Context: one part of a larger RNA
Formats: sequence, C1' cells, structure tokens
RNA sequence: UGACGGGGGCCCGCACAAGCGGUGGAGUAUGUGGUUUAAUUCGAUGCAACGCGAAGAACCUUACCAAGACUUGACAUGUCGCGAAUCUUUUUGAAAGGAAAGAGUGCCUUAGGGAGCGCGAACACAGGUGGUGCAUGGCUGUCGUCAGCUCGUGUCGUGAGAUGUUGGGUUAAGUCCCGCAACGAGCGCAACCCUCGUCCUUAGUUGCCAGCAGUAAGAUGGGCACUCUAGGGAGACUGCCGGUGACAAGCCGGAGGAAGGUGGGGAUGACGUCAAGUCAUCAUGCCCCUUACGUCUUGGGCUACACACGUACUACAAUGGUAGGGACAAAGGGCAGCAAGCAAGCGAUUGUGAGCAAAUCUCAGCAAACCCUACCUCAGUUCAGAUUGCAGGCUGCAACUCGCCUGCAUGAAGGAGGAAUCGCUAGUAAUCGCCGGUCAGCAUACGGCGGUGAAUUCGUUCCCGGGCCUUGUACA
Repeated sequence: UGACGGGGGCCCGCACAAGCGGUGGAGUAUGUGGUUUAAUUCGAUGCAACGCGAAGAACCUUACCAAGACUUGACAUGUCGCGAAUCUUUUUGAAAGGAAAGAGUGCCUUAGGGAGCGCGAACACAGGUGGUGCAUGGCUGUCGUCAGCUCGUGUCGUGAGAUGUUGGGUUAAGUCCCGCAACGAGCGCAACCCUCGUCCUUAGUUGCCAGCAGUAAGAUGGGCACUCUAGGGAGACUGCCGGUGACAAGCCGGAGGAAGGUGGGGAUGACGUCAAGUCAUCAUGCCCCUUACGUCUUGGGCUACACACGUACUACAAUGGUAGGGACAAAGGGCAGCAAGCAAGCGAUUGUGAGCAAAUCUCAGCAAACCCUACCUCAGUUCAGAUUGCAGGCUGCAACUCGCCUGCAUGAAGGAGGAAUCGCUAGUAAUCGCCGGUCAGCAUACGGCGGUGAAUUCGUUCCCGGGCCUUGUACA
C1' cells in the first nucleotide's frame, strides 16, 4: 500500500421488511447429470453452465457410429499430355461409385496456338469441427451503469509511498459547494444520440371526414379542418415564489404547465478482476494425422431411460367450464410469397383464383381476456387433459426409427404442493391474446407488440451484494 475480520462509523441496492404472484408436489415440453449404447458428436459447470452455443437434428445440417468407396483428393495455385464443353442410353450397386455404347464438334486466332471446361500423370501441396482458450488475436460474460480508476507539476517522507481523491455539507453520481500543501488534468458520471408524452409548422396519398352532395360501404364527387403519417421546430432550466441551509451547493413546499427536479424507456459498460468463456464463427503460434485424424455415399445416432436436478407450459376449477350473440388494439410479415371471394369438407384442408413488391391487396371479419343470454351446482365433475386406438389432412425423394395438424373414441395423475426458494415498486406485477425471425415442414422456446390492470414500502435491527472513512492483523 492492499486484502481480510462472526471490528467500528456513514450510505446505497426488490438486499431484508411490507405486499402480490410463483417454483419446489402432478402431467407434459425442453436442457443437463447419470446410466445405456456400435454411436448416443462437441462445447458451456456456483452466482456469471443447465428452453445455453442451437434464430428451429426425418435426409441434409452432422462434427458421432456401422458398412461400402476415393487417394493431388470435395476445395486453391502451378507443370505436362489428351479431349470442345455438354448431353443421352444400357448395365451393376443401398447410394457414392464402377463398366460400356452413342450423340456432339462451339468461341477467339498472327492458323503455331489460346481462353474456358472435362479427363489423365507426377510432384510441390491441398485438407483436418484433430490437441493446446494455461501460447494468442478478436469477441463475450461478470463484479456493475457500481462511482470509482489514474496522471503532470509541486510539497512531505531515507524509502515503500503519502498528499491531491481526506475533512464539513450535498447528490443518483469523485454531482456540486465550502475548507485545506496543494494546483491542474485525463478515463469514467452527467449532457450530446434514439424512442414515448404536449404544442406549432410543412406536406395531403394509399391516410382522414367537420360541413355539402351521395352510398350497402369514406364506395364516389368534394375538402385537408380533425385523426394519422414523417420532416422541421418550440418546450423543463430548480427558470419563478415561499421556507430552510453557512450569504453556498442543495433540500422541502407552491404556482404555472402536457410534462418538475435525471419526465418514462433504450443505446452507452472507466482502470481492472475471475490464467472466467470461446482454437467448433473466424483468425492464428506450436504439436499431431497425410491410401487418413482427409474426402464421398447409404443407413443409423444426436430423439435411448431405473433415476436425479434446472427452466417452462397446462391444470387442479364456479372470480370457473360449455354453447350462442356482441365490442375494442398495437407492432410486424408477404413474389419459389401473402392470398380475398366463390365452391367442397364436421374439420385439418382442398379446388379455383381477384388483388398486392403493399398507409392501396393480403396474413386478419385482424385479437383474446371483456360484455349479454342460457346451462352446469361442488362432483375427480359438462374440471383437467396425459395416454392409447381408429380414420384422415399437410410439407417433403422420403414422416418406421423421428414431424405437425384434424375428427371420433379413450379420459391418467392432479383436491393449491414439505424443507427450501424466485420475480416484481406502476402502466410495474399479475393476466389476455397478436406478430416476427429461424423455417420445405415443425415453437409450451426466443425477440417484439398492444389489451385489462393491482397490492405494499413502518423502517434499515437482521440476511446478501456494493461504496467511502477508520481500526486490528503472526496474510501478500
């Protein structure tokens, strides 16, 4: 100087407390451990691994296993030789591949040849998701959006170092004020950026409709007021008033205001820590393989199942279930696409197909919870839907291993979950649906979007994590 303390002081955070809803019990989905296996590819492992890499394993992917094949190679550059390239057919084979037959003679040309493509030969080499993340770059997680981390000069100390950065206030903040052997400065904080909330202005189609005409309908004429869209601007600064404070920084209350003291949300992550993670995104040193640890193909596996754990979904019902009727979103996607309408089907879906590269058409009547009416009357039930049987649909060469969906039938566990444990402070929790990426097909996951919409916070003694000062130490 740090680190540590079941030392002290001050302070903060859904850290506790106060509340609301869960997890832990059930079934299923999914990941992991373990076990099994020819293989169940590899990585991730307290917080910070475990719906993680994977924004989607039937083949492919695929890295694993079995079998069948290739050896200058599936891919790149270079040398030589032959052939245009290319296409078709037969045969063998699970395919890859092997064997054979035929068609075909292009482009440029200085007429030698050349370009391009294919085949063959030999060698330089290719190739490796093989090893090492403890050789590395890059990227990332974490402490933590915590308020810290440092430097120059000066001063003090023999020195390591100290000071500044400590102190008194204050703040979300090393934020600001005051003081001070310090005076300044840098990286962080804040602001500048995006978005939501108010107003003005510009513009008026594909959007909108107040008044006029008109209709089944903002269809149409007309209009651009309003909504909206998307450009530009205004607005919030403790600016004003009162109190308080040290005449400061600030704090408390008030006015005005759409918004008030960081207005809400996002992006933004200092010096560093964990030899944290990643050699399997990529790049890369070294080591290793080179008729194989490379490459191709078919089939299988990654989907196994006594069990254990994590994360979710659905429930256990009456604040509910079923049936009929009625209402209101936002944000997105669409041409190898989205598909209206019409027709067929109980339905999944199918046939046909207008329109639309989309403020125009469509997914999508765009929602569901919600409202109204009726039934169910507390039961393993008109709860719950696992499992299984049969019959179908869709995608795709192909749904057996191993996809999703529909109809009929079947109707398991489950009676609110022990010890323990998680999230959340407001348009939040809870609850309800919608969309997207991935994608041929496959979503209870992930990322977004809106609808309905709470309760509680006395307080900081305690648990956890963190910041500053101080103290002890046989630790570095």
Molecule: small-subunit ribosomal RNA, 3' major domain
Organism: Cryptochroococcus tibeticus